[in-house]
RNA sequence: UCUUAUCGAGAGUGGGGGAGGGACAGGCCCGAUGAUCCCACGGCAACCGAUCCCGGACCGUUCGGGAUGGCCGGUGCCAACUCCUGCGGGGUCUUCGAGCCCCGGCAGAUGAGA
Numbered sequence: 001u002c003u004u005a006u007c008g009a010g011a012g013u014g015g016g017g018g019a020g021g022g023a024c025a026g027g028c029c030c031g032a033u034g035a036u037c038c039c040a041c042g043g044c045a046a047c048c049g050a051u052c053c054c055g056g057a058c059c060g061u062u063c064g065g066g067a068u069g070g071c072c073g074g075u076g077c078c079a080a081c082u083c084c085u086g087c088g089g090g091g092u093c094u095u096c097g098a099g100c101c102c103c104g105g106c107a108g109a110u111g112a113g114a
Base pairs, nucleotide, nucleotide: 001114002113003112004111005110006109007108012041013040014039015038016037020030021029022028024086025085026084027083042078043077044076046075047074048073049072053070054069058065059064060063082107087104088103089102090101091100092099
């Protein structure tokens, strides 16, 4: 860089450090009551692997098979729906616009593969 799946669920304490941070733009938030970030421990369970062991829907049937799950390993994640919107279409409302709802797309994040 390309392909593909997912993105309204879930999960924080301590230490370090000291100014911006939430990808971009606008908005709206977080932040000296110390954020973002780094480290340790803890946790979550999305994808992949393994599947010795544990449990087991269900199927045949009395002993076999077995989806899925737990445990384990790798990556990931632990403010806010990917925080919201961004481009196009539809609905509702409206004088228009704004707002609200739905669908698709763009961009991004993460996994797996190339």